[in-house]
Context: one part of a larger RNA
C1' cells in the first nucleotide's frame, strides 16, 4: 500500500423558545392504582415600612414598572452542570518494583607469554688524614621501556542493521590509581559519580509499574445517506487580549404589523480638498529706495564723521507651500417636499448561527529609493463563481452554469496548427521594427507629411579655375615677435575684391588655406518650427521563443462589409421554488414570475439499516445471501428476470434506536 470489519453530537437533570396534544382561572403527581401537602399560575410596585389596580420617585409637571392565561406531558432546536462529538500530550502526585545491565564500596578469591632498561643498597680496587670521590662487579628498584593474553576503543565517518553497536585493519595500556569471578551495601528529588548532567536493567535534567484518568488541550486530524430552499464574515470595541471569547455588524428560520426611499429634481444648510491665488504665515532670489542703524570697515585723541561691507523697513517685477488661504469646484452628506423605484421589501420582535488569519483590479492617500511592501477609504472580483477570451495564469476582458435541443450575439478573432477574409479602401514602416503584456534621459543629413523665414535667370546653394594686393615687418615687448607668444590701437591706398587678419606652420621668415572678389555652371537652394513611422540608447548566465509554423503584410493607422465565437441573448419542451386564483381535500389545476452558481451556516422534505406493536403476505414447484442483465426514480434508492444458493423472508401504519464510513501517521485481522 490494497481489502474487510469495527470506529465520532449520546445520555440524565434544570432552564429556554417553537411544534402536536390533554385540561384549563386553574393545570399537575413516576413505577400499576389513589391521593393530601407541595410546585407553576391567579397582582403588581417599593431598599424598605408598606399601600395596593395600582405602586415608587418627585414639592409639583411628569416619569420607571405594572394592570384577564397558564399548566401538564411528547417531540425538536438551544444553553447549563457532568468525560459531553471521537481520538492525541509533554507532564503532576500517590504506592510499589528494581544496583542478574551500570556507578561506586566492602568481604573473598583468581590473572598479567617474552625481552629490555639497571635506582638504592652491597663488595671490592685505587686516591684521601678524614669527610668522602672514582672505578669495576654485585644487587634487583619503577602509577619504567617494547610487546602476547587481558583491559579500551584512536582513525577509516570503511564494511554491517543481524531482534539493536558487531566485523576488518590501524590504534592506547599491559605490576598498577590493573583486569577480573563469586558474595554483599547503597533506590527516585533518592542512589553512585577521578564531573560527562554520566549511570541506576536497549530507557534518566529525576527509573520502571500501577492508580488518580476519560488529567487537561483556547492546539492538529478526523466526524459515515439524498435533494430543495437562502446565504454569510476575515470588520468595530473590551480581554494577561493577538491561533481564543464576549458584545455589535454581516446570514437564516418563524411571527405581529403597515408602508419603504436604491436613483432623480427642487428649496434650506455642512465641508475648505483638486484647483487656483499670493490678501495673511512662511520660504524664495533680482533691482530700487529710506534709514547710520546690532554688529564690522576706514578717518579720528575723542566726540564723533563717513560707508562699494551688512541690518532693517517700503516699493517694483519672479517662483512656491502636508502643518498659507483675499478665493473655490467636482464630490459627500443632513433635512423638506415632489416624482420614480419596491411590494412583504426596510424597520420590530422571538430563536439558530457562522465569522472575526483575507487576498487582487480601479480612484483616492500615509511611510517607504523600491517591491508580487506596508497601512487606509470608497468601490468591485477572488474567497464561495463554473463557461468564453487573454498560448498556459484565484481575482484582467466578456457573462452570472435547473435539465434537453434549435438559432443570435459578447470579449476575442477570421494565412496554417484553429473555427471563421490570403476581404475592400487610403496611407505608413524596411527596422522582421512589428505580429497583445520589453523600457528612459539623451541622440538621429533613416524616411512620409504640414508649417514660417531668408537667398535665387540682374545666376542662388554646391563643385571647379583665377585673385586673396599696397604704406608694413603697425607701435610696443622680446634673443626673434614679420597677420597668426603677448599689450595697445584696429587706420589709410590700390582696388571686381582682399582682416593691421578666421586657421595650419616657422627659432624667427617662408609655406598652405578661410574670410571677400571675378569667372565658369543653369535651377532650385539654405535656415527653422512641428506632425507619423522608424535607427542608436539596450548587459545574464544548456540552444529559443511574435503560443508555434511562418509573415513585407498574415505589420501600424483611419474607414466599412461579411463571418466565426459562450452555460450570455432568444424560441421549444421538460422539473422545481415563490405568489396569487379556483376547486377541493391533503392534493391538484390554471395564471404570473429580472426565480432555481454557492464555501461556512441556517431551514425544508425524503432514502435506507437493526428492532418493537398491529394487520397482512411469499418461500423446498426454492427463503435469505452471493453475482449478472435490465426497467423505474432528480437522488440516497426500488423493482423484475438468469445463476448460484438451499431454509428462511417480508409489505403496510405506529413507536425506539450502539441507525448511513475513504480519509482521523485511526483500531484488529488478511494479503
Nucleotide at each position: 500500500g490494497c481489502c474487510a470489519a469495527g470506529g465520532a453530537g449520546u445520555u440524565u437533570a434544570u432552564c429556554u423558545a417553537c411544534g402536536u396534544g390533554g385540561c384549563g382561572a386553574g393545570g399537575u403527581u413516576a413505577a400499576a392504582u389513589u391521593g393530601a401537602a407541595g410546585c407553576c399560575a391567579u397582582a403588581g410596585c417599593g431598599a424598605a415600612a408598606g399601600c395596593g389596580a395600582g405602586u415608587a420617585g418627585g414639592a409639583a409637571a411628569c416619569u420607571g414598572c405594572a394592570u384577564a392565561a397558564g399548566u401538564c406531558a411528547c417531540g425538536u432546536g438551544g444553553a447549563u452542570a457532568a468525560g459531553a462529538c471521537c481520538c492525541g500530550a509533554a507532564g503532576c502526585c500517590a504506592g510499589a518494583u528494581g544496583a542478574u545491565c551500570u556507578a561506586u564500596u566492602c568481604g573473598u578469591g583468581g590473572a598479567c607469554a617474552g625481552g629490555c632498561u639497571g635506582a638504592a643498597g652491597u663488595u671490592u680496587u685505587c686516591c684521601g688524614a678524614a669527610a668522602g670521590g672514582a672505578g669495576a662487579a654485585u644487587g634487583g628498584a619503577g602509577g619504567g621501556c617494547c610487546g602476547a593474553a587481558g583491559c579500551a576503543g584512536u582513525g577509516u565517518u570503511a564494511u554491517g542493521u543481524g531482534c539493536a553497536u558487531g566485523u576488518a585493519c590501524u590504534u592506547g595500556u599491559a605490576u598498577g590509581a590493573u583486569c577480573u569471578g563469586c558474595g554483599a551495601a547503597u533506590a527516585g528529588g533518592g542512589g553512585u559519580g577521578a564531573a560527562a548532567a554520566g549511570c541506576c536493567a536497549a530507557u534518566c535534567u529525576a527509573a520502571u509499574c500501577u492508580g488518580g484518568c476519560g488529567a487537561u488541550g483556547g492546539c492538529u486530524g478526523g466526524u459515515u445517506c439524498c435533494u430543495g430552499u437562502c446565504g454569510a464574515a476575515a470588520u468595530a470595541u473590551g480581554c494577561c487580549u493577538c491561533a481564543g471569547u464576549a458584545u455589535a455588524g454581516c446570514c437564516c428560520u418563524g411571527g405581529a404589523u403597515a408602508g419603504u426611499u436604491u436613483g432623480c429634481u427642487g428649496g434650506c444648510g455642512a465641508g475648505g480638498u483638486a484647483a487656483a491665488g499670493u490678501a495673511c504665515g512662511g520660504a524664495u532670489a533680482g533691482g530700487g529706495u529710506u534709514u547710520g542703524c546690532a554688529g564690522g570697515a576706514u578717518c579720528g585723541a575723542a566726540a564723533g564723521a563717513u560707508u562699494a561691507c551688512g541690518g532693517a523697513a517700503c516699493c517694483c517685477a519672479u517662483u512656491c507651500c502636508a502643518a498659507c488661504u483675499c478665493u473655490g469646484a467636482a464630490c459627500u452628506u443632513g433635512u423638506c417636499a415632489g416624482c420614480u423605484g419596491c411590494g412583504u421589501a426596510u424597520g420590530c420582535c422571538a430563536g439558530g448561527a457562522g465569522u472575526g488569519g483575507c487576498g487582487g483590479g480601479c480612484a483616492g492617500u500615509g511611510c517607504g529609493u523600491a517591491a508580487g511592501g506596508u497601512a487606509c477609504u470608497g468601490u468591485u472580483c477572488g474567497a464561495a463563481g463554473a463557461c468564453c477570451g487573454g498560448a498556459a495564469c484565484a481575482a484582467c476582458g466578456g457573462a452570472g452554469a435547473c435539465c434537453g435541443g434549435a438559432g443570435u450575439u459578447a470579449a476575442g478573432g477570421u494565412c496554417c496548427c484553429u473555427a471563421a477574409a490570403u476581404a475592400u479602401a487610403u496611407g505608413c514602416u524596411a527596422a522582421g521594427u512589428g505580429u497583445a503584456a520589453c523600457a528612459a534621459a539623451c541622440u538621429u543629413u533613416g524616411u512620409c507629411g504640414a508649417g514660417a523665414a531668408c537667398c535665387u535667370g540682374a545666376a542662388a546653394c554646391a563643385g571647379u579655375g583665377g585673385g586673396g594686393a599696397u604704406g608694413u615687418a603697425g607701435g610696443c615687448c622680446c634673443a626673434g615677435a614679420a597677420g597668426c607668444a603677448g599689450c595697445c590701437a584696429u587706420c589709410a591706398u590700390u582696388u571686381a575684391a582682399a582682416g593691421a587678419a578666421a586657421g595650419c606652420g616657422u627659432a624667427a621668415c617662408a609655406g598652405c588655406u578661410c574670410a571677400c572678389c571675378c569667372a565658369u555652371c543653369g535651377a532650385g537652394g539654405u535656415u527653422u518650427u512641428u506632425g507619423g513611422c522608424g535607427g542608436g540608447g539596450a548587459a545574464a548566465a544548456u540552444g529559443g521563443a511574435c503560443g508555434g509554423g511562418g509573415c513585407u503584410a498574415a505589420g501600424c493607422a483611419u474607414a466599412u462589409u461579411a463571418c466565426c465565437g459562450a452555460u450570455a441573448c432568444u424560441c421549444c419542451g421538460g422539473a422545481g421554488g415563490c405568489g396569487c386564483u379556483c376547486a377541493u381535500u391533503a392534493u391538484g389545476a390554471g395564471c404570473g414570475u429580472u426565480c432555481u452558481g454557492g464555501u461556512a451556516g441556517g431551514c425544508a422534505g425524503g432514502c435506507g439499516u437493526g428492532g418493537a406493536u398491529u394487520c397482512u403476505g411469499c418461500a423446498c414447484a426454492g427463503a435469505a445471501g452471493c453475482u449478472u442483465u435490465c426497467u423505474c426514480g432528480a437522488a440516497a434508492g426500488a423493482g423484475a428476470g438468469g445463476g448460484u444458493g438451499g431454509a428462511g423472508c417480508g409489505g403496510g401504519a405506529u413507536c425506539c434506536a450502539a441507525u448511513g464510513a475513504g480519509a482521523a501517521u485511526c483500531u484488529u485481522g488478511g494479503u